[in-house]
Molecule: transfer RNA
Organism: Candidatus Bathyarchaeota archaeon
RNA sequence: GCCCUGGUAGCUCAGCCUGGCUAGAGCGGCAGCCUUGUAAGCUGUAGGUCACGGGUCCAAAUCCCGUCUAGGGCUCCA
Numbered sequence: 001g002c003c004c005u006g007g008u009a010g011c012u013c014a015g016c017c018u019g020g021c022u023a024g025a026g027c028g029g030c031a032g033c034c035u036u037g038u039a040a041g042c043u044g045u046a047g048g049u050c051a052c053g054g055g056u057c058c059a060a061a062u063c064c065c066g067u068c069u070a071g072g073g074c075u076c077c078a
Base pairs, nucleotide, nucleotide: 001074002073003072004071005070006069007068010027011026012025013024020058029045030044031043032042033041051067052066053065054064055063
């Protein structure tokens, strides 16, 4: 230098290929119930510029371009 894969909630990830309810799950957090009290269990609840910028479109996490970043692979010579 080139190629591939990833970046979505505090953590682990799904959703992306095939654009269209209002962006989800588990764990974790908070509150309540239960308990003498805790854990467990049950119920409720908060939390997101979908890495960043731009474009296409009526509409973008999803398509296109660029950038950043993490991991992996390939190649190179003065």